Notes
Predicted 3D model of a 131-nucleotide RNA (FMN riboswitch aptamer (RFN element)) from Convivina intestini. The model forms 100% of the base pairs in the Rfam consensus. The source organism's lineage runs through Bacteria, Bacillota, Bacilli, Lactobacillaceae and Convivina. The prediction has a mean pLDDT of 78. It was read from a public genome assembly, where an Rfam model found it.
[in-house]
RNA sequence: CAAUAACUUCGGGGUCAGGUGAAAGUCCUAACCGGCGGUGAUGCAGUCAUGAUAAGCCCGCGACCUACUAAUGUAGCUGAUCUGGUGAGAAUCCAGAGCCGACCGUAAAGUCGGGUAUAAAGAAGUUAAAG
Numbered sequence: 001c002a003a004u005a006a007c008u009u010c011g012g013g014g015u016c017a018g019g020u021g022a023a024a025g026u027c028c029u030a031a032c033c034g035g036c037g038g039u040g041a042u043g044c045a046g047u048c049a050u051g052a053u054a055a056g057c058c059c060g061c062g063a064c065c066u067a068c069u070a071a072u073g074u075a076g077c078u079g080a081u082c083u084g085g086u087g088a089g090a091a092u093c094c095a096g097a098g099c100c101g102a103c104c105g106u107a108a109a110g111u112c113g114g115g116u117a118u119a120a121a122g123a124a125g126u127u128a129a130a131g
Base pairs, nucleotide, nucleotide: 001131004128005127006126007125008124009123010122017029018028019027031111032110033101034100035061036060037059038058044051045050056099057098065076066075067074068073081097082096083095084094085093103114104113105112
């Protein structure tokens, strides 16, 4: 330095203001939000090796849901982007316009309440340690 093992901690945001109505953060106008890893033509730092950093809708994962299982789990399912600009090159940059969001409850819910003070993608750390 370190394969690997065990453990610990962390690990999701959001209805302003109006309309209708007996009743709606559920309908209508409008507002607001964006988990994790990867990629990535920005700008930054640099000892010029590289480092950190930029995507809800590009790739994958998790969550939810369904089936099976005594169970750990296994399998399945799983939303949404275009136009213009620059350029050698744009799914990521710049500009503009769009779109999407499990289940149960309730006046029909991405945002309220609930399963959930859960679980988990993963992030950081501690200890041991083959080598």